[in-house]
Context: one part of a larger RNA
Molecule: small-subunit ribosomal RNA, 5' domain
Organism: Cunninghamia lanceolata
RNA sequence: GGAUGAACGUUGGCGGCAUGCUUAACACAUGCAAGUCGGACGGGAAGUGGUGUUUCCAGUGGCGAACGAGUGAGUAAUGUGUAAGAACCUACCCUUGGGAGGGGAACAACAGUUGGAAAUGGUUGCUAAUACCCCAUAGAAUUAGUACCUCGUAGAGGUAGGCUGAGGAGCAAAAGGGAGGAAUCCGUCCAAGGAGGGGCUCACGUCUGAUUAGAUAGUUGGUGAGGUAGUGGCUUACCAAGGCUCUGAUCAGUAGCUGGUCUGAGAGGAUGAUCAGCCAUACUAGGACUAAGACAUGGCCCAGACUCCUACGGGAGGCAGUAGUGAGGAAUUUUUCGCAAUGGGCGAAAGCUUGACAGAGUAAUGCCGCGUGAAGGAAGAAGGCUCACAGGUCAUAAACUUCUUUUCUUAGAGAAGAAUAAAUGACGUUAUCUAAGGAAUAAGCAUCAGCUAACUUUGUGCUAGUAGCCGUGGUAAAAUAGAGGAUGCAAGCAUUAUCC
Numbered sequence: 001g002g003a004u005g006a007a008c009g010u011u012g013g014c015g016g017c018a019u020g021c022u023u024a025a026c027a028c029a030u031g032c033a034a035g036u037c038g039g040a041c042g043g044g045a046a047g048u049g050g051u052g053u054u055u056c057c058a059g060u061g062g063c064g065a066a067c068g069a070g071u072g073a074g075u076a077a078u079g080u081g082u083a084a085g086a087a088c089c090u091a092c093c094c095u096u097g098g099g100a101g102g103g104g105a106a107c108a109a110c111a112g113u114u115g116g117a118a119a120u121g122g123u124u125g126c127u128a129a130u131a132c133c134c135c136a137u138a139g140a141a142u143u144a145g146u147a148c149c150u151c152g153u154a155g156a157g158g159u160a161g162g163c164u165g166a167g168g169a170g171c172a173a174a175a176g177g178g179a180g181g182a183a184u185c186c187g188u189c190c191a192a193g194g195a196g197g198g199g200c201u202c203a204c205g206u207c208u209g210a211u212u213a214g215a216u217a218g219u220u221g222g223u224g225a226g227g228u229a230g231u232g233g234c235u236u237a238c239c240a241a242g243g244c245u246c247u248g249a250u251c252a253g254u255a256g257c258u259g260g261u262c263u264g265a266g267a268g269g270a271u272g273a274u275c276a277g278c279c280a281u282a283c284u285a286g287g288a289c290u291a292a293g294a295c296a297u298g299g300c301c302c303a304g305a306c307u308c309c310u311a312c313g314g315g316a317g318g319c320a321g322u323a324g325u326g327a328g329g330a331a332u333u334u335u336u337c338g339c340a341a342u343g344g345g346c347g348a349a350a351g352c353u354u355g356a357c358a359g360a361g362u363a364a365u366g367c368c369g370c371g372u373g374a375a376g377g378a379a380g381a382a383g384g385c386u387c388a389c390a391g392g393u394c395a396u397a398a399a400c401u402u403c404u405u406u407u408c409u410u411a412g413a414g415a416a417g418a419a420u421a422a423a424u425g426a427c428g429u430u431a432u433c434u435a436a437g438g439a440a441u442a443a444g445c446a447u448c449a450g451c452u453a454a455c456u457u458u459g460u461g462c463u464a465g466u467a468g469c470c471g472u473g474g475u476a477a478a479a480u481a482g483a484g485g486a487u488g489c490a491a492g493c494a495u496u497a498u499c500c
Base pairs, nucleotide, nucleotide: 001500002499003498004497006496007495009493010492013370014369015368016367017366018365019363020362021328026326027325028324030323031322032321035063036062037061040060041059043057044056045055046054070281071280072279079206080205081204082203084201085200088198089197090196093194094193095192096191097190098189099188101135102134103133104132110125111124112123113122114121115120142166144164145163147159148158149157150156151155177185179184207253208252209251214244216242219241220240221239222238223237224236225235226234256278257277258276259275260271261270262269263268283304284303286301287300306317307316308315309314334360336359338357342356343354344353345352346351373403374402375401376400383394384393385392386391408437409436410435411434412433413432417427444489445488446487447486448485450469451468455484456483457482458481459480465472466471
């Protein structure tokens, strides 16, 4: 000198764009943050004089809830970054080729009865389906032989068209739904391919300590078996005794990694807020279930700590989502508005939903822009300070005259963002424009011995104090305190902390 998610002191006019618990991964009152489909299904209710139509709903069923949003505790490599690889999976989406024949039994809802303070159950009976079950039907894939190609002594590897055979097992369906007069559209099952996504393996890079030198028995490898979507000590039985290590193993400390950010001419050094990619995590520890996908937590089970309810028998909870509260701290915002836009979920659609997101509010926290007036104006006014008492200086500064209106106040007009034929805007009494009014509403902070731009006077008298370093102050202090003046920066300024 530059920088900051800053804080503190003091001062404070406006706008635009950003940013805002770095500390206790501490505890949380309250509201909201994941629903949707009646064009899968039976039923109930509203409405109607009745039929029909319409609307709404608890339940069964489907899809979603594994995304999105938060946090960085753990993790020094099951992570991440770069570059490769082979033994895999993939709901929704796209492409291609085929198929959908026949039957059956239930369970919710509901009704009856009954236990419990509640949470929430038990039992009897009835019922539908794109829920569930059984039978039939198939090509592909697999394996073996064969064929061809390459290298070849054996044999190994590869390709895949045609042909032949094998065995036995397993596996399909919604014949469904809507409109209808139909065409048709949507859905469903099997197989192949694609896209995007994910799992796995390897090479190299990735902080400090030797006042940590040895560490390892599923440990390292093999065979058989099991398991997995798949490779694999992933697991297990047997066999062998290996694999790692001074190029730092093991242990200990610290830490999410990266694109980037700050600094620097660069090489480097420091850092990893916001935004983007990956990883890990969800009160603490463990476990699986469902599913295409989780070992999921705004799902389940067990244990623990804590909090709450209780009729003492038993139950309920998880803000590191968004607001907000307490606590901690030098320190960090509203219990706001809207789904109008963008994106997500569901739906044939209309649409519903979305604290993602879009906005507003708040904080000079940062960056950028603008303003606090402009021109003229010497009787160089009054007043302050100083003085050698002549004067000098504040100073064209003020007053005064003439203008202007950014900003401000009031009034009026008024968008784009909306994609469309029309309708649809939270922001929004917005931005912006016009008119009127009136210089009107708007300047501070630090410093002035040297480094370092800027000097006098008064008080004080090694006192009070100052101070980044050197130092200063003991009666003329340009270094302390006040005043006048000056210098620097400016809606900021100075200090503190940290990095280069």